RNA sequence: GUCCCCAUAGUUCAAUGGAUAGAACGACUCCCUUCUAAGGAGUAAAUCCGGGUUCGAUUCCUGGUGGGGACG
Numbered sequence: 001g002u003c004c005c006c007a008u009a010g011u012u013c014a015a016u017g018g019a020u021a022g023a024a025c026g027a028c029u030c031c032c033u034u035c036u037a038a039g040g041a042g043u044a045a046a047u048c049c050g051g052g053u054u055c056g057a058u059u060c061c062u063g064g065u066g067g068g069g070a071c072g
């Protein structure tokens, strides 16, 4: 330099154009327990940034940013 892939909750991952963006682990609160652990109930928490297409975008297109990879 050319090309390819990825970016969603604190972490690891779902969601193939339509519902309130979902799960596990973690965090917090309450219950239980003499205490802790375990167990039960609940709460909060996310779509990398800009533009476009569409009635409707996490999803499609495009530019950027960041990460990974192949070739030279």
Stems, first nucleotide, its partner, number of pairs: 001071007010025004018055001027043005048064005
Transfer RNA from a Patescibacteria group bacterium, 72 nucleotides, folded computationally.
Its mean pLDDT, the model's own confidence on a scale to 100, is 81.
Rfam family: tRNA. Its Rfam clan is "tRNA clan". Rfam describes the family as follows. Transfer RNA (tRNA) molecules are approximately 80 nucleotides in length.
The same sequence occurs in records of 4 taxa.